[in-house]
RNA sequence: CAGAGUAGGAAGUCGUGCGUUAAGUGUUGCAAAACGGGAUGUUGUUUGCAAACGAAAAGGUUUUUCCUUGCGGUACCCUUCCGCGUCCGUUG
Numbered sequence: 001c002a003g004a005g006u007a008g009g010a011a012g013u014c015g016u017g018c019g020u021u022a023a024g025u026g027u028u029g030c031a032a033a034a035c036g037g038g039a040u041g042u043u044g045u046u047u048g049c050a051a052a053c054g055a056a057a058a059g060g061u062u063u064u065u066c067c068u069u070g071c072g073g074u075a076c077c078c079u080u081c082c083g084c085g086u087c088c089g090u091u092g
Stems, first nucleotide, its partner, number of pairs: 001092003008082005015076003018072003027051007035044001037088005057069004
C1' cells in the first nucleotide's frame, strides 16, 4: 500500500412447506440478545409482550374429510450483487 473475513439488505430461480376457520408479512411502543478474529462505537437485525391496521378464493368429492388450482407485500433452501466506523490482529 492492497486484500480477506460477520450480522444483515436487494433481486432472481427450482423445490418443499405454512395460512386462507388469518397466522405470517408490514407499522408503533417497551424490554432483552447477538452482530467481520479481538476490543469499542453507532446503525441496522433478531426475540418476547402490547396496540392499531389488514386479505382471494374457486372447483371436484363421500360436501365430515380429502384432492387440485389459485391467492398471501407468507417461511426455508440455492445463486448473484451490496456489506460496518476507530484501534489492534491476519494475508500478500
Molecule: THF (Tetrahydrofolate) riboswitch aptamer
Organism: pig gut metagenome